[in-house]
Context: one part of a larger RNA
RNA sequence: GUAUGAACGCUGGAUGCAUGCUUAACACAUGAAAAUCAGACGGAAAUGGUGUUUCUAGUGUAGAAUGGGUGAGUAACACAUAAGAACCUGCCUUUGGGAGGGGGACAACAACUGGAAAUGGCUGCUAAUACCCCGUAAACUGAGGAGCAAAAGGAGGACUCCGCCCGAGGAGGGGCUCGCGUUUGAUUAUCUAGUUGGUGAGGCAAUAGCUUACAAAAGCGAUGAUUAGUAGCUGGUUUGAGAGGAUGAUCAGACACACUAGGACUGAGACAUGACCUAGACUCAUACUAGAGGCAGCAAUGGGAAAUUCUCCUCAAUAGACGAUAUCCUAACGGAGGAAUGUCUCGUGAAGGUAGAAGUCCCACGGGUCAUAAACUUUUUUUCCCGAAAAAGAAGCACUGGCGGUAUCUGGUUAAUAAGCAUCGGCUAACUCUAUAUCAGCAGUCGCGGUAAUACAGAGGAUGUAAAUGUUAUCC
Repeated sequence: GUAUGAACGCUGGAUGCAUGCUUAACACAUGAAAAUCAGACGGAAAUGGUGUUUCUAGUGUAGAAUGGGUGAGUAACACAUAAGAACCUGCCUUUGGGAGGGGGACAACAACUGGAAAUGGCUGCUAAUACCCCGUAAACUGAGGAGCAAAAGGAGGACUCCGCCCGAGGAGGGGCUCGCGUUUGAUUAUCUAGUUGGUGAGGCAAUAGCUUACAAAAGCGAUGAUUAGUAGCUGGUUUGAGAGGAUGAUCAGACACACUAGGACUGAGACAUGACCUAGACUCAUACUAGAGGCAGCAAUGGGAAAUUCUCCUCAAUAGACGAUAUCCUAACGGAGGAAUGUCUCGUGAAGGUAGAAGUCCCACGGGUCAUAAACUUUUUUUCCCGAAAAAGAAGCACUGGCGGUAUCUGGUUAAUAAGCAUCGGCUAACUCUAUAUCAGCAGUCGCGGUAAUACAGAGGAUGUAAAUGUUAUCC
């Protein structure tokens, strides 16, 4: 000198755009963050009935594995880069075929009944795109034969549309293997027993000591194994002429985690952040027998800390889930509020004005200085305030705007509403007086202060910078 997710002191006018718990992965009251489909199915209500309309606790399909948060763990195929072969893949897309015939249940519901509650038990009835059986088959297994194994309907007047089942491709996604690279310590030198490779068997979507039996005795290591410490990684960011150094907030990519530890279920996909089971700690509740919970989602609260915001608005746009559609849901997202936290821009007037006014300070008492500065004259209205008009963002004929009566534009009023902070001994731009007297104090460093202190304190003046300025912390 530059930089910061900064903090603190003093001061503070406006606009745009960004950023905002770096500490306790500490504990969390309250609200709300994942629902949808009635064109799969029964059911209920309205109407005297048919028809029609409305509702959805229950069964069922697909979704909830996305989106959002955090960085605890991890020194590792975790990440980055370059390759590979033994794999899987819902929705999407291309294409070839198929959907024949039967059956029995379980919720809801009703009766009875246990429990304080959470939540059950038993008996009976019932539907389906829920479940099961038979038949059929180009996949698979197998190798001239055979075996195994599928389906579901819905809408409307029609004929079509939407779905369903089995194959073969594509795209995108994911699992796995591997070369190379990725922090410190040798005052850590040896480490490993499923360990290293083989055979048989099992297992997986797939390769594999992944698991297991058997026999063998291997494998890594001063090119640093093992052990210990530290740490999430990268694109990037920052500094530097560069080489390098430091760093990993926001944004983007992959990874890991979801009170702590372990586990599986469902599913195309999880060993699942607002699913389940077990154990533990904590909190709540209890009739003491049995229970409920998980903000590292968005706000909010306590606590910690030098330190980080509103228990706001809307689904209008973008995007996602479900749905034939209309719709519906979304604390994703889009926005508003608060904060000089950063950055960009603008303003606090402009032109003229010597009787060099009064006054401050200094003085050699002549004067000098603040100083064209003010007053005064002329003029303007960025901005502030008041009034009128008023968007784009909406795609798609029409309808649909959270922001917002906002941006913008136009009329009006008065220089009106708007300057501080630090420094002035050298380094380092800027000097005098008063007071103090090794005291009080200053200080980044050298150092200053013991009676004339340009170094402390105050004043006048000056210098730097400016809605800021200085200090502290940290990097180069």
This is a predicted structure of a 476-nucleotide part of an RNA (small-subunit ribosomal RNA, 5' domain) from Withania somnifera. Taxonomically the source falls in Withania (Eukaryota, Viridiplantae, lamiids, Solanaceae). RNAcentral holds the full RNA, with entries from SILVA. Model confidence (mean pLDDT): 82 of 100. Rfam family: Bacterial small subunit ribosomal RNA. Rfam links the family to the GO terms structural constituent of ribosome and ribosome.